Annotation: The RNA shown here (Bacterial RNase P class A) has 405 nucleotides and comes from a Sphingomonadaceae bacterium. It was read from a public genome assembly, where an Rfam model found it.
RNA sequence: CCAGGGGGCCGGGCAGCCGCGUCAUCAGCUUGCUGAUGCCGAGGAAAGUCCGGGCUCCACGAAACAAGGGUGGCGGGUAACGCCCGCCGGCUUCUGCUUCGGCAGGGGUCAGGGACAGUGCCACAGAGAGCAGACCGCCUCGCAAGAGGUAAGGGUGAAAGGGUGCGGUAAGAGCGCACCGCGGGUCCGGCAACGGUCCCGGCAUGGUAAACCCCACCCGGAGCAAGACCGAAUAGGGGCGGCGCGCUCUUCGGAGCAGGUGUGUUUCGCACCAGAUCGCCCGGGUUGGUCGCUGGAGCGCCGCAGCAAUGCGUCGCCGAGAGGAAUGGCUGCCAGUGCGGAUACGGUCUCUCUUCAGGGAUACCGUCCGCGCUACAGAACCCGGCUUACAGGCCCCCUGGCGUU
Repeated sequence: CCAGGGGGCCGGGCAGCCGCGUCAUCAGCUUGCUGAUGCCGAGGAAAGUCCGGGCUCCACGAAACAAGGGUGGCGGGUAACGCCCGCCGGCUUCUGCUUCGGCAGGGGUCAGGGACAGUGCCACAGAGAGCAGACCGCCUCGCAAGAGGUAAGGGUGAAAGGGUGCGGUAAGAGCGCACCGCGGGUCCGGCAACGGUCCCGGCAUGGUAAACCCCACCCGGAGCAAGACCGAAUAGGGGCGGCGCGCUCUUCGGAGCAGGUGUGUUUCGCACCAGAUCGCCCGGGUUGGUCGCUGGAGCGCCGCAGCAAUGCGUCGCCGAGAGGAAUGGCUGCCAGUGCGGAUACGGUCUCUCUUCAGGGAUACCGUCCGCGCUACAGAACCCGGCUUACAGGCCCCCUGGCGUU
């Protein structure tokens, strides 16, 4: 310098004139308006509304269960999460090495528990796709038709019941053996997922769970149009239905038992009792103002611990709070970028001429001129994430190549 991959940051700047919003100070005055001055005034995603919370209100309380929903390798972080970090494993890709069997490293990706609890599905093709199968082929017998054996080779298919090699056989087959693979066990390393050594084994009872399902863990509901206060007004409105109007005692006050309501079910407690309440229908009033509304699980430098996410500590900082919704318009210069022009100068590469010191040609870059463009996109209670969009530019890391030292 080039190529591939991964991560982070910026995303216009300056000046002038005019114009906006909150707040503070001052002045005026018609006491809620005007003027002056000053500080500050959209984002990395403010977007999607997909997750988790803070906060507010509701559910009478506690426990168990059910329904419904969510997550799914292991460990850690966090207020929490479906998020983040590290590690393990599968798949895939690149590079290097190789005894050509593979090994090591970098990157990407995974909806990564269970198929021996059960159910379902595997179309078509094919002989056969859940208890299997013989189409072609191979071997034996036979003149032939055909009969028997076989599942190594071929075909069909997404997938055909281990793979490679050797032996064996009439031909074959884990039939036997070696290695790999699979199942089980011992020991070692690791918190663990898991990895490794050794031993044994029938040499095989397929796949699919973002199919139903099972297992483990987690979960009250609604949401700032939450809610609180002030003010004002109306009709503390009307109708229908469900659900005990029980027993005993009594000094007539009441007490006890049972029942019912408050709850998806049950148990316990508490409160209440034909209005405790549940369900449906018709109708009336209010739509005004203030708060909630910005100092936070906040941000920054440094230090310590940790592989990291992150945590702790000292010091410092205060970055919009609108309320139909503010931060804009014009001009000039600069920056970046695209296209075009020019060739006076400087530089680079290639080619060429030659008197070896210079010249010429093309292309490119810089200085120059002209025109255009400057991405995605705007708070509305707040915070931690995820996902999606983004012209152009800068920085860092990994792998490989080329060149220089």
Record summary: Rfam family: Bacterial RNase P class A. Rfam classes the family as a ribozyme.